A computed fold for a 134-nucleotide RNA from Desulfuromonadaceae bacterium UBA6124, annotated as SAM riboswitch aptamer (S box leader). The source organism's lineage runs through Bacteria, Pseudomonadati, Thermodesulfobacteriota, Desulfuromonadales and Desulfuromonadaceae. The prediction has a mean pLDDT of 79. It matches the Rfam family "SAM riboswitch aptamer (S box leader)". Its family is annotated with regulation of gene expression in the Gene Ontology. The sequence was found by an Rfam model in a public genome assembly.

Order: sequence, then structure tokens, then C1' cells
RNA sequence: UCUUUAUCGAGAGUGGUGGAGGGAGAAGGCCCUGCGAAGCCACAGCAACCGGUUCGCCGCCGCAAAAGCUAAGGCGGAUGUCAGGUGCUAAAUCCUUCCCGCCGGAGUCUUUGCGAGGGCGGGAAAGAUGGGGA
Repeated sequence: UCUUUAUCGAGAGUGGUGGAGGGAGAAGGCCCUGCGAAGCCACAGCAACCGGUUCGCCGCCGCAAAAGCUAAGGCGGAUGUCAGGUGCUAAAUCCUUCCCGCCGGAGUCUUUGCGAGGGCGGGAAAGAUGGGGA
């Protein structure tokens, strides 16, 4: 970097350095920011995934006449627990953008017709993070 898969309305900040931007990218919106942005460093914290551990249930193989023993492994534990790996610590992935459905109805008006903005829900795309693969 590509690919696959799971998750994404939960959670968690102080100090130092730095010195003007930041919220992935494009557009629009809305925010954060000299009461100090990004980046970097230190410490602290969070607990999704991986991992360790523990408890419960199931349980291949083996042993046994049986009861049962052993036990690879699997599943689960409102939020078990640890905090080792990665990650994360403003706002829903800050919101919208594309498609579908429903609500609604500015307006158009020859019409029981059409129907903008908007609201709600679902999906897609993109992105982020973890696990697997190349």
C1' cells in the first nucleotide's frame, strides 16, 4: 500500500514545548482556538479489538464395566479481571452531500396533478480503529 472482516450516538486530560491554525479530503454549515491551534515530549486516564488470567456452561481425543476422570477446543460473564500490544482521550465518524421509504408541504396550477427547502428512518460511499490475509 492492497484486500477481507468487526465496530463506530459509550468512555477518557493535565503539564511542558511550540506559536496560528484546527475539526481526514472537496463543497456547504456549525464549532474549537492568543483564557494559546496543529505538531512534539512527559505523566495521567479510557477500555473497543488482540493478548493474559479467572469463573460458568458445552466439550473432540484418551482412560473407565459404570459413575466418572482427563481434556484440545468453543461459547458466555449487566461492564468479570489485568492494562501487555495496537488504539483512543471537544462536539454522533461534529452535521450534510449519493440512493430508497415515510412525514410534510413553500410553490406551480388547465390538473384528485406535480412538488423545493425541511424532518424521521434505512442503505451506500468515504473515513477511522482493531483482527486476518497478500